This is a predicted structure of a 73-nucleotide RNA (transfer RNA) from a Spirochaetaceae bacterium. The sequence is in RNAcentral, with records from ENA and MGnify.
RNA sequence: GCCCUUGUAGCUCAGUAGGUAGAGCACAGCCUUGGUAAGGCUGAGGUCAGCGGUUCAAAUCCGCUCGGGGGCU
Numbered sequence: 001g002c003c004c005u006u007g008u009a010g011c012u013c014a015g016u017a018g019g020u021a022g023a024g025c026a027c028a029g030c031c032u033u034g035g036u037a038a039g040g041c042u043g044a045g046g047u048c049a050g051c052g053g054u055u056c057a058a059a060u061c062c063g064c065u066c067g068g069g070g071g072c073u
Stems, first nucleotide, its partner, number of pairs: 001072007010025004019056001027043005049065005
C1' cells in the first nucleotide's frame, strides 16, 4: 500500500427484503427476611464510531474518514 471483517446501554452481544432500538449481566428503588444471600416486581441508562448521500422514512443501502481484528505484498 491492497483486500476481508468489525464498531449498537457500564460490560457481553442480538437486531437484513429500510418502518417504535432490544436481551442477559451490572446499576437504582421496592417486595420478601430478624438481618444477609438467593428470588420477585419496577425503573434509569443509547447523538446505533464520525461526516455526507439515496429515500416519505436509514442501526440497516451507498461513499469517504477514524478505531479494533485478520490476511496479502
Model confidence (mean pLDDT): 82 of 100. NCBI's taxonomy places the organism under Bacteria, Pseudomonadati, Spirochaetota, Spirochaetales, Spirochaetaceae. RNAcentral records the identical sequence in 2 taxa.